[in-house]
RNA sequence: UGCGGAGUGGAGCAGCUGGUAGCUCGCCGGGCUCAUUCCCCGGAGGUCGCAGGUUCGAGCCCUGCCUCCGCCA
Numbered sequence: 001u002g003c004g005g006a007g008u009g010g011a012g013c014a015g016c017u018g019g020u021a022g023c024u025c026g027c028c029g030g031g032c033u034c035a036u037u038c039c040c041c042g043g044a045g046g047u048c049g050c051a052g053g054u055u056c057g058a059g060c061c062c063u064g065c066c067u068c069c070g071c072c073a
């Protein structure tokens, strides 16, 4: 160089056939408790790797590029 896979809140991952992005843990606040690491309630945090294109509408489809992993040389 070529082929395949992955990139989504701090971490690990979902997201179907294109239709307002969610789960678990963590973090913050409150409740409970003598107290807490348990339990309950609420909240913050995501330009979905980057840039274009298609579309009324893109995490999802198309093109190029970047990073990581694997395979072949």
Base pairs, nucleotide, nucleotide: 002071003070004069005068006067007066010025011024012023013022019056027043028042029041030040031039049065050064051063052062053061

Predicted 3D model of a 73-nucleotide RNA (transfer RNA) from a Bacteroidales bacterium. The coordinates come from a structure-prediction model, not an experiment, and the mean pLDDT is 81. It was read from a public genome assembly. Rfam family: tRNA. About the family: Transfer RNA (tRNA) molecules are approximately 80 nucleotides in length. Their secondary structure includes four short double-helical elements and three loops (D, anti-codon, and T loops). Further hydrogen bonds mediate the characteristic L-shaped molecular structure. tRNAs have two regions of fundamental functional importance: the anti-codon, which is responsible for specific mRNA codon recognition, and the 3' end, to which the tRNAs corresponding amino acid is attached (by aminoacyl-tRNA synthetases). tRNAs cope with the degeneracy of the genetic code in two manners: having more than one tRNA (with a specific anti-codon) for a particular amino acid; and 'wobble' base-pairing, i.e. permitting non-standard base-pairing at the 3rd anti-codon position.